[in-house]
RNA sequence: AGAGUUUGAUCGUGGCUCAGAGCGAACGCUGGCGGCAGGCCUAACACAUGCAAGUCGAACGGAUCCUUCGGGAUUAGUGGCGGACGGGUGAGUAACACGUGGGAACGUGCCCUUUGGUUCGGAACAACUCAGGGAAACUUGAGCUAAUACCGGAUGAGCCCUUCGGGGGAAAGAUUUAUCGCCAUUGGAGCGGCCCGCGUCUGAUUAGCUAGUUGGUGAGGUAAAGGCUCACCAAGGCGACGAUCAGUAGCUGGUCUGAGAGGAUGAUCAGCCACAUUGGGACUGAGACACGGCCCAAACUCCUACGGGAGGCAGCAGUGGGGAAUCUUGCGCAAUGGGCGGAAGCCUGACGCAGCCAUGCCGCGUGAAUGAUGAAGGUCUUAGGAUUGUAAAAUUCUUUCACCGGGGACGAUAAUGACGGUACCCGGAGGAGAAGCCCCGGCUAACUUCGUGCCAGCAGCCGCGGUAAUACGAAGGGGGCUAGCGUUGCUCGGAAUUACUGGGCGUAAAGGGAGCGUAGGCGGACUGUUAAGUUAGAGGUGAAAGCCCAGGGCUCAACCUUGGAAUUGCCUUUAAUACUGGCAGUCUUGAGUACGGAAGAGGUAUGUGGAACUCCGAGUGUAGAGGUGAAAUUCGUAGAUAUUCGGAAGAACACCAGUGGCGAAGGCGACAUACUGGUCCGUUACUGACGCUGAGGCUCGAAAGCGUGGGGAGCAAACAGGAUUAGAUACCCUGGUAGUCCACGCCCUAAACGAUGAGUGCUAGUUGUCGGCAUGCAUGCAUGUCGGUGACGCAGCUAACGCAUUAAGCACUCCGCCUGGGGAGUACGGUCGCAAGAUUAAAACUCAAAGGAAUUGACGGGGGCCCGCACAAGCGGUGGAACAUGUGGUUUAAUUCGAUGCAACGCGAAGAACCUUACCUGGGCUUGACAUGUCAGUGACCGUCCCGUGAAAGCGGGACCCUCCGAGAGCUUGCUCGAAGACACUGUCACAGGUGGUGCAUGGCUGUCGUCAGCUCGUGUCGUGAGAUGUUGGGUUAAGUCCCGCAACGAGCGCAACCCCUAUCCUUAGUUGCCAGCGGUUCGGCCGGGGACUCUAAGGAGACUGCCUGGGAUAACCAGGAGGAAGGUGGGGAUGACGUCAAGUCCGUAUGUCCCUUAUGUCCAGGGCUACACACGUGUUACAAUGGCCGGCACAAUGGGUCGCGAACCCGCGAGGGGGAGCCAAUCCCAAAAAACCGGUCUCAGUUCGGAUUGGAGUCUGCAACUCGACUCCAUGAAGUCGGAAUCGCUAGUAAUCGCGCAUCAGCACGGCGCGGUGAAUACGUUCCCGGGCCUUGUACACACCGCCCGUCACGCCAUGGAAGCCGGUAGUGCUCGAAGGUGGUGGCCUAACCCGCCAAUCGGCAGGAGGGAGCCAACGAGGGUAAGACUGGUAACUGGGGCGAAGUCGUAACAAGGUAACCA
Repeated sequence: AGAGUUUGAUCGUGGCUCAGAGCGAACGCUGGCGGCAGGCCUAACACAUGCAAGUCGAACGGAUCCUUCGGGAUUAGUGGCGGACGGGUGAGUAACACGUGGGAACGUGCCCUUUGGUUCGGAACAACUCAGGGAAACUUGAGCUAAUACCGGAUGAGCCCUUCGGGGGAAAGAUUUAUCGCCAUUGGAGCGGCCCGCGUCUGAUUAGCUAGUUGGUGAGGUAAAGGCUCACCAAGGCGACGAUCAGUAGCUGGUCUGAGAGGAUGAUCAGCCACAUUGGGACUGAGACACGGCCCAAACUCCUACGGGAGGCAGCAGUGGGGAAUCUUGCGCAAUGGGCGGAAGCCUGACGCAGCCAUGCCGCGUGAAUGAUGAAGGUCUUAGGAUUGUAAAAUUCUUUCACCGGGGACGAUAAUGACGGUACCCGGAGGAGAAGCCCCGGCUAACUUCGUGCCAGCAGCCGCGGUAAUACGAAGGGGGCUAGCGUUGCUCGGAAUUACUGGGCGUAAAGGGAGCGUAGGCGGACUGUUAAGUUAGAGGUGAAAGCCCAGGGCUCAACCUUGGAAUUGCCUUUAAUACUGGCAGUCUUGAGUACGGAAGAGGUAUGUGGAACUCCGAGUGUAGAGGUGAAAUUCGUAGAUAUUCGGAAGAACACCAGUGGCGAAGGCGACAUACUGGUCCGUUACUGACGCUGAGGCUCGAAAGCGUGGGGAGCAAACAGGAUUAGAUACCCUGGUAGUCCACGCCCUAAACGAUGAGUGCUAGUUGUCGGCAUGCAUGCAUGUCGGUGACGCAGCUAACGCAUUAAGCACUCCGCCUGGGGAGUACGGUCGCAAGAUUAAAACUCAAAGGAAUUGACGGGGGCCCGCACAAGCGGUGGAACAUGUGGUUUAAUUCGAUGCAACGCGAAGAACCUUACCUGGGCUUGACAUGUCAGUGACCGUCCCGUGAAAGCGGGACCCUCCGAGAGCUUGCUCGAAGACACUGUCACAGGUGGUGCAUGGCUGUCGUCAGCUCGUGUCGUGAGAUGUUGGGUUAAGUCCCGCAACGAGCGCAACCCCUAUCCUUAGUUGCCAGCGGUUCGGCCGGGGACUCUAAGGAGACUGCCUGGGAUAACCAGGAGGAAGGUGGGGAUGACGUCAAGUCCGUAUGUCCCUUAUGUCCAGGGCUACACACGUGUUACAAUGGCCGGCACAAUGGGUCGCGAACCCGCGAGGGGGAGCCAAUCCCAAAAAACCGGUCUCAGUUCGGAUUGGAGUCUGCAACUCGACUCCAUGAAGUCGGAAUCGCUAGUAAUCGCGCAUCAGCACGGCGCGGUGAAUACGUUCCCGGGCCUUGUACACACCGCCCGUCACGCCAUGGAAGCCGGUAGUGCUCGAAGGUGGUGGCCUAACCCGCCAAUCGGCAGGAGGGAGCCAACGAGGGUAAGACUGGUAACUGGGGCGAAGUCGUAACAAGGUAACCA
C1' cells in the first nucleotide's frame, strides 16, 4: 500500500466482498509447564446457609465469677464514638448529572492552631424488683437507682442579634499527679452544599411550550443565594442557533482503531453521580432523607396457637432461574488501610493470599549432533523412476521443564508469616512424561491420485459439482500458525462509500417549474478609532493511573517501579493591529434616479376584418359520392357528390416567418384603440453601497381535470359501427359525447429540458444575425462600441461524448439537491384539495449488481454502393402416373449401425442370395479365430485318409507318417545316449479379443459459408483505454485488381500468376498409327516404301491491353477497331486465407478413459438388413406424330482385357450354347455406336402410344437363386392424355437430346464416375425474393434476433400495509378517597425539672402559668378508584399490493423505423 466482482473487451460511476488490528467473549478440535492479569455483558430475577460493623469498664449503676482480700475478670443495660467510610450495582437520569473553567451567600465531627473557661444546683429514666398480657415478636403497670444521659441558675474576654438604648447565650467529668476529656472562641487544612459560561446521542412523520409559569415588593424557610414557599402586583418567560414531546443512554480519565482528522466504546483500575425489593416520608446526627436504621403503602416469601408477626445478597462465598456464556459456601488479619479504645487489644469477605478456567498477554519445553542402502512402508508414475527424506532406524551426547531427595528465604533491620517447606539453590535417575489445528480454484502462501456424477456436498465474494473436479469426500504431499488453531459475533480500518482534512449534481444518484422577498450568510474605495475575532508572551489549571521517552527491579519478557515529556483544552493578564468585525467620517467605480432616443407575437380590456370548414335557403345538374393497402360501415333518385348565389354560427389567424423578436418561467403570432410592465442605447446631472443570494413565506405556473353559468363550427377521449386479425376491447375507416372556446373559482403537476440554480470578476479568436450609438468616406458601405441571439474553434476542463466570453474553463458568495438496484416516490402520519390527487416521506424483505460514455462485432420488417442462374428473360424438369432407390413411420425374434434445414435422404454402401454382417433364433468353444512372452509335460506337428454323431461348427474315435538340430559323452568310427535351442501339441500364468459407450475427452480426414475477397502483422501515429489508422475516401476491377489521394510506411496468408488438359503453329521422332506422291496388289495401307498429312508424345512459339481511335485526372482502366487459331483471367481443371457451425466420423484407421472377460469375445446353421395401411427425397420410363414400328445405311471418343477379353464359323426366335483363332494390347478382342439420314407404315385412339403387373417357358452365374439375382421368349397390357400449391437446373459447345466405356463385381446398375455425337433459346434490367461483400446508422443484442424482454393469470414460500375488533404498555390531565410524615391550628385530656401563689411543708401537697405530648382539625401528600382522550406494541376473519421461486398459461408492450417512433404529465 491494495485486491476480487457489472462488460465480448474498455474507461469511469457505484455498491457488495476480502486481506489488518482488537475483544470481559462464546463454540468446535486439541492440550506439557510457569509468571502476570481477567472472570454474570443475560433476570436492578428470586434467594436456603454462614460470614461482611463494631468498640469503649480510663463515662455509669447493677449482676455473675475468681481472689493472694489489695483487687481482678466477664458484660445485659444507660452513655460516648462509629454504623453517611469501606464494599456492590448501573435500574433511573439528556440533567449543572458529568467534563472543564470560574463564582459568592454557606456548613464542617475527628485533626492542627489562637484565646478564655471548666462554677452552683435540680429532676428523672433503663437496668433491677414486684405484678400482668402474648403462641411468638414483644409489651403494660407500680416501685428503687447512677452517670461524661437530661434540666435550671451564675459568669462570659471573645461570639450572636440589635430599633445602637440594649438583649441573648456554655461546660463533665474520669483518674490520682501526670494526663485524657468538656465548653466557648480565632485561623487553617481537608471535606461538603449552592450558582454560572462552555461542551455532551437520535428523531420535525414531535412546532409551538409555559400558570409558580417570568419578573417585582414583602414575608416565611434554609447552614446558605434563590418562586425554595406564601400573599399581593405586573404579563411576562422559552422556541427553527430546534423549545416542548418521543426514543435511547450513567458521565469522565481512558480503551480499541486510524497516517491523521475522525469513528466506535465507557469491562477490569481511578474520579464523579445515582440506586439499595417497588413508591413515599421524615427522625437522629457535623454529615443521611441512610445497602446490612426507622415509619407508611404495595408486591412477594416465611412463621403462626389465625389474634398477629418476620424479611430484603445490586457486600463475600454459595443456590435456583435466565442464557452461547463467566469461578471456592477456601486461608488469614502476617502486611496495607479503616472503626473503637489511653493502651493491651477487639472487629474488618476492605485487603493480603490460595483454589478453579488456555479467557488473555508473556516466557519455556516436547531433545541435540552425526547419520544414504537415499532402508521398509505409504503415495504418484511416462514403470525408468520421483517423493515422503536426514526424516526414521542406528551411533554419540545433553537434562531445560516435569519427577525424586536435601537445604531454604525476602516480604517484619525488636516480637508477630495466611501465603509456605512456596520462590530459589544443591544433588539424583532416565530419551525418558509432553503436538496439535486450519488451509492448499482466484483474491491468498501451498497439488496430485482415487471416490462421487447438478447427487452428496462446498461457499467470505466471484463461484465449484451434470464421468477425466488442484473448489465436494478420502489419501499422499505441501503451506501457515503453534499450546494452541479455526469458526461465529461485535468495533474501527481499508471506505475519499457523508468527503473539516477530503466528494459530487449536462448524459452515471443529484439544480428547486419560475419569480418577488423575510430571517440568515456574504459584501466596493479611503481615513480615524476600538481591540470582539486573530496573533504573540507570561501566569493558573488541565488528579493519579494509562500512552510516549530515558533509567531501575523480578534470570528475560509480560509485569512492577522512578523521573521526564505530553495532555492539541479552559481561565486570567500584557502586548500587537495587517486582515475580518463594531463605531465615526469621506468617496463614486457597484446599485438606483433623472433627461433624450429605440425595438418588440411582453400583458390586460374593448372593438373590427378577410380566407377556409360546417350548417341552412335557393338555383344548375344526375348517379353516384365518400373512404381505403383493398374494402365496408356512411351519404345519395325524398336528388347526394360537384357547381353558383345568399345567409348563419363558432373557432383559428395562411403568406409575411427568419437557429428572427419579447417575456422570470409557463408562454406570446390578423388588425385598431385604450391602459400597462420590462429591456436596450446615448448624456453623465443627482443619491451615495442603498448590493448579491435567499431557509420559511407570498405570487405566477402548459396540457389534462373539477365547480357554476354561457357557447359549441371544426377537431375529438369515452362510446357505436365497419374493416384487419388466430384474436384486435388497437393501429385504418364512418360516425360521435365530454372536452377543446368565454367568464368567474379551483387544481399546481410535465422529458415544467439547455435534462446545465442565481450573482460578480477574469481567460485567444473567426463568422452570421437582431436592436441602438459613434466615426470615416459619401448615401450604403467600412470601422469601432454597447446589449441580445446562433455556428465554428484555441487554452483549459471532462470517464468519454462534448463544453469552450451565452463555459461544463479559472476563482469567490449564497441557496437547492445526491449517497447501490429493487421494494417506492409506495405505506403510515401530517398539510393542502370539492374530487381526482398533490406535497412531505420510510421500513421489513430481496439482489450483486443496477446505471453512464465510448469500442469491436452481430442484427434491423434502417440507408447507400456492388456482386452471384439471386430475380427477371428463356429452355428443360420435379411436384400428378408406374417402377427403381434412399429415408421417416409402422411392423418384427431381428428388420444391425450411423448421417437429419441449406450442408441427412441413388448418403457411408465402387454393388446384403451364403459370405459380407456388425442384427435375431438356435447349437458350440474358453489362453481363445489372431499376437508376444513364461513355466511344466509330451514328441511330434504338418500332411493324407477313414468311421460315428450332427444342420454345420464342433465333439468322440481310428489309420499312415512319426521329430529337426546337435554342445558334449560313450564306445563296437557309425552307432547309442543326449543338455541347450528350434518346431508343435496339451496344461498354467501374463494376456488376447470387443463394429461395446463417449466425435461433448481426441488425432487425422471431410462438409459448409465460399473460389466469397477477404483475414492479419511489424514499425510509426492517434486515443487514459478497449481500440483506431493502415484496410477508410475518389475512380476501377472477376478480385484488398490496379491508380490517385491520405499519418501512415511496409509486409504476410488469400486474389492473380506459376501446374495440368484443351484450341493454332513449329521442331524432333515414325511403330502397332498415317498414306500425298511412286511401284506392286488377292483391292484390305494389304505389300515395297514414305514423314509430307492425320495422329501419337516430348520440347518450343503464341496473347502482353503489345498497336490504333475515343473516353477518363494526362492515371488505373473502359469502349471500339486492326491483326490473329485464339482478345482483354480464350475454355476447363487442380488449387479452398483467418475462421464459423462443441457440424460429421470412436462402424475406415489411430487413440485417452469407462465397461464385458465360459462373454458385450469367437465359430457355425438358418433367418433378418429385401417386411408394408402410409409420408417424403432422388431418379428411370412414359403419356406420343419433332413420334412409334419395319427395312436400309453413315460417322466417334474415353476406356477395359490372361482365374481375362474372346474373333471367324455352327446351333437356338432369343437370353445363350458349341467352338476356340488372336491378344499381356496405337497390332487381337469387348465393339453393334445411337440419335442422325433414306424408304415404308401407323393418323390422334388409352392407340402399332405406354410398358407396370401377372401366368407360362427358358438362359446364365454360383455349394445354393424359396424367402432374395439378372436376362430371354410367348402371353397379359395397369396407371398415365404433360401434372394443384409449390419448387429445381442451366448463360455456349452450355441446356436439351443420343448412345458408348469403366470401377465395384462369381452374378446383379434406372445409381456413380468418365467419353464422345447432334446441338439451341434468352439476359430489358437490378424494383422485388435468396445469399454474399464494402461503407454508414440505431441498438436495452454479445449463447449475438432461433437475441433480449413486459404484464395479467395459476402454484409455493417470505416480509409488509389496511381491517370489524380483541389484549397489553407508557406518560399526562380532571374528579374522588387519602397512609406515614413534617408544618399550621386546637375547646377538652395528659405532663417530674422552670416561674408563681397558697398550705407552712422531713426533699411534700394543691392550684395556676410557660413549655411539651397524645388526640382532633386543615392544607400538602405516595398510592388506589374513576372518566375522557393521547402515544405505542401484540394479535385478527377478510383484504391490498410487493419480493423470490422449476423449462406453467395467455399474448408480444419495449430494445432496429421493434414492424402504430419512443417517452413525460
Small-subunit ribosomal RNA from an uncultured bacterium, 1465 nucleotides, folded computationally. Its Rfam family is "Bacterial small subunit ribosomal RNA". Its family is annotated with structural constituent of ribosome and ribosome in the Gene Ontology. Its mean pLDDT, the model's own confidence on a scale to 100, is 86.